The RNA shown here (transfer RNA) has 73 nucleotides and comes from an Anaerolineales bacterium. It matches the Rfam family "tRNA". It is annotated as a transfer RNA. The coordinates come from a structure-prediction model, not an experiment, and the mean pLDDT is 82.
RNA sequence: GUUCCUUUAGCUCAGUCGGUAGAGCGGUGGUCUAAUAAACCACAGGUCGUGAGUUCAACCCUCACAGGGAACA
Numbered sequence: 001g002u003u004c005c006u007u008u009a010g011c012u013c014a015g016u017c018g019g020u021a022g023a024g025c026g027g028u029g030g031u032c033u034a035a036u037a038a039a040c041c042a043c044a045g046g047u048c049g050u051g052a053g054u055u056c057a058a059c060c061c062u063c064a065c066a067g068g069g070a071a072c073a
Stems, first nucleotide, its partner, number of pairs: 001072007010025004019056001027043005049065005
């Protein structure tokens, strides 16, 4: 330099054919206990990497850029 993969909650990751963003762990509160842990219940937490385009509508399609990774040269 070229090609490809990847970027979604604090962490690890889902998200179907474009149609109101989710799980587990973690956090907070509650129940339980003499107390703690465990278990159970509830809640909070998101500019879906950034910008632009297409569309009635974009995590999803297109383009550029940025971070991470791989192959080739």